[in-house]
RNA sequence: CUCUUAUCGAGAGAGACGGAGGGAAAUGGCCCUAUGAAGUCUCGGCAGCGGGUUCUUUGGAACACUGUGCCAAUUCCAUCAGGAUUUUUUCCUGAUAGAUAAGAA
Numbered sequence: 001c002u003c004u005u006a007u008c009g010a011g012a013g014a015g016a017c018g019g020a021g022g023g024a025a026a027u028g029g030c031c032c033u034a035u036g037a038a039g040u041c042u043c044g045g046c047a048g049c050g051g052g053u054u055c056u057u058u059g060g061a062a063c064a065c066u067g068u069g070c071c072a073a074u075u076c077c078a079u080c081a082g083g084a085u086u087u088u089u090u091c092c093u094g095a096u097a098g099a100u101a102a103g104a105a
Stems, first nucleotide, its partner, number of pairs: 002104007013043005021032003026079004044071003048068004052063004075097001080094005
């Protein structure tokens, strides 16, 4: 990097360094940001998947111990297709793309 399966309306931030961008990519919108962006580190936290342990009515449940992941806004929203509507609007469903986990080649 590719494929398969599952999930994506919940949850969880402080400090130090840093010094202007960031919200995956493109376009548009909207938003965050010198009351300090990205990034790195420390500590803390959350609980999705796999493992482990314990309990169990054997369906499952609990624990943050372990491997990962995550800690503004629905995956920030739209884009493609279909549909509903009060048709300058609002909304619903699906697809695509993406993220994470487990597995496979």